A computed fold for a 370-nucleotide RNA from a Crocinitomicaceae bacterium, annotated as Bacterial RNase P class A.
RNA sequence: AAGGCAAAUCAGUCUAUCGCUUUGCAUGAGAAUUGUAAAGAGGAAAGUCUGGGCAGCGAAGAGCGCCGUACUUCUUAACGGGAAGGGUUCUUUUAAGAAUACAGAAAGUGCCGCAGAAAGGAAAACUACCAGUGUCUUCGGAUACUGGAAAAGGUGAAAAGGUGAGGUAAGAGCUCACCGGAGAUGUGGUGACAUAUCUCGCUUGGUAAACCUUACGGGCUGAAAGACCAUGUAAACCCAGGAUUGAGGAUUGCUCGUCCGAUCUGGGAGGGUAGGUUGAUUGACGCUAAUGGUGACGUUAGUGCUAGAGAAAUGAUAGACACCGCUUUAAUUAGCGGCUACAGGACCCGGCUUAUGAUUUGCCUUUUUU
Numbered sequence: 001a002a003g004g005c006a007a008a009u010c011a012g013u014c015u016a017u018c019g020c021u022u023u024g025c026a027u028g029a030g031a032a033u034u035g036u037a038a039a040g041a042g043g044a045a046a047g048u049c050u051g052g053g054c055a056g057c058g059a060a061g062a063g064c065g066c067c068g069u070a071c072u073u074c075u076u077a078a079c080g081g082g083a084a085g086g087g088u089u090c091u092u093u094u095a096a097g098a099a100u101a102c103a104g105a106a107a108g109u110g111c112c113g114c115a116g117a118a119a120g121g122a123a124a125a126c127u128a129c130c131a132g133u134g135u136c137u138u139c140g141g142a143u144a145c146u147g148g149a150a151a152a153g154g155u156g157a158a159a160a161g162g163u164g165a166g167g168u169a170a171g172a173g174c175u176c177a178c179c180g181g182a183g184a185u186g187u188g189g190u191g192a193c194a195u196a197u198c199u200c201g202c203u204u205g206g207u208a209a210a211c212c213u214u215a216c217g218g219g220c221u222g223a224a225a226g227a228c229c230a231u232g233u234a235a236a237c238c239c240a241g242g243a244u245u246g247a248g249g250a251u252u253g254c255u256c257g258u259c260c261g262a263u264c265u266g267g268g269a270g271g272g273u274a275g276g277u278u279g280a281u282u283g284a285c286g287c288u289a290a291u292g293g294u295g296a297c298g299u300u301a302g303u304g305c306u307a308g309a310g311a312a313a314u315g316a317u318a319g320a321c322a323c324c325g326c327u328u329u330a331a332u333u334a335g336c337g338g339c340u341a342c343a344g345g346a347c348c349c350g351g352c353u354u355a356u357g358a359u360u361u362g363c364c365u366u367u368u369u370u
Base pairs, nucleotide, nucleotide: 001366002365003364004363005362006361007360008359009358010357012321013320014319015318016317017316018315020040021039022038023037024036025035026034042342046353047352049351050350051349052348053347054222055221056220057219061256062255063254064253066218067217068216069215070214071085072084073083074082075081086102087100088099089098090097103213104212108211109210110207111206112205126153127152129148130147131146132145133144134143135142136141161179162178163177164176165175166174180202181200182199183198184197185196186195187194188193226278227277228276229275237268238267239266240265241264248260249259250258285304286303287302288301289300290299291298292297323338324337325336326335327334
């Protein structure tokens, strides 16, 4: 210098003028008006995927169904999140790295098209191989049957472990070496696992992102959830059911249990109201410092209050600095231009995923110079 891999930070700052919203103070009969002070959108506010807080449901209990998670340890309020590791797989020759929906295939069922002889709790012989018997023969061999064999070749994602040597009529873990598989023991580690030695010819396809099995977990709804106040009409009319031997109801579905229930329950027609207050922003909160830890994160101390609308405010102008781009210069030396991306809270908080501009750092490989 080039190429590659991975991670982090920021998302402009200040001044002046005008404008908007909330709160405090002052004026004021008044939440009018006026003045003044303070504060006023994000790293993702998006998606609505997910975990909780909070609110409601009188019993929320049990069973079934349904749904979710699935390597180890730690962390957290919790998570399907995060951190650090392990296994398996992948890659450009290597490397830095990447992916992982990672329990179970001997509990059972299903599927594996085409090709191929054959797709298995396990069979098969297409082309080739060997032996025996028979026939033919140009004496090289050909052919039929029987038996042996799956080691060679072919098909395929996958064909009864792989490579090499010996052995055999030809062959086969038949034997041996190494690898693979199963088991035992030792060492290291909290653990998943790693590693060393020994023993055994041992091996029974793949697929669970197919149904399923195992273990663990799950009540539901959602701020338009809910709570309160005021005003007003008709606790009247009709139909059906029911009254303790219980209709109906109790917030995913079913069953059981338990409870409510008689001025009852469901439906119809008709009438009145739809105004206001609250939930609503002090928190598993932010920032700084010390300290423990590989890290996520924790502990202690100090300090701060940072939108709260009700159809939805947070903007505009000017200048300077910062940043970026172009030209120029020995040089951020000078000049010009831009203010650039994705994009706007609505009960709150933690995560995940997606969109996107600029800058910085670390690591790997190659080349050049010293």
Source information:
NCBI's taxonomy places the organism under Bacteria, Pseudomonadati, Bacteroidota, Flavobacteriales, Crocinitomicaceae. Its mean pLDDT, the model's own confidence on a scale to 100, is 75. A source record names the gene rnpB. Rfam family: Bacterial RNase P class A. Rfam classes the family as a ribozyme.